[in-house]
Context: one part of a larger RNA
């Protein structure tokens, strides 16, 4: 590099992450219910039984056991939900990318002056309306200051 500047939004291409989503796989923690090992305590113990007691070849009793039944009860089924993460058609917009497309909305009165609010329309930037700002150029009058 200075208007042959500058710059805005839709589209179109690439990458990047994030948000929605049917669905689908995985954690963790509980809640009912089922089943229920081993072991502890109860109970039972018609079978078993060396040490203790009694009569005394033998047998009785007391203690103990096996076995059986009950409580707790781990692992495991079942059912309906929590919470947490993966993934995941398709879908919203969002950052970023040297020469891509339509347009041209803003910047100089940017060619309809621009912004803020709000409704409504439009390919898109926008455009109308309606209310406010002045951080609007230009010309003319008016106050009030200066020379």
């Nucleotide at each position: 590099c200075a208007c042959c500047g500058c710059c805005c939004g839709u589209c179109a291409c690439g990458c990047c992450a994030u948000g929605g989503a049917a669905g689908u796989c995985g954690g963790c923690a509980g809640u009912a219910c089922c089943c229920g090992a081993a072991g502890c305590c109860g109970g039972u113990g018609g079978c078993c039984u060396a040490a203790c007691c009694c009569c005394u070849u033998g047998g009785g009793g007391a203690g103990g056991g096996a076995g059986c039944c009950g409580u707790c009860u781990a692992a495991g089924g079942u059912a309906a939900g929590g919470c947490c993460g993966g993934u995941a058609a398709c879908u919203a917009g969002g950052g970023c990318g040297a020469a891509g497309u339509c347009g041209u909305a803003a910047c100089a009165a940017g060619g309809u002056a621009g912004c803020c609010g709000u409704a409504c329309c439009g390919g898109a930037a926008g455009g109308u309306g309606c209310g406010g700002c002045u951080g609007g150029a230009u010309c003319a009058c008016c106050u009030c200051c200066u020379u």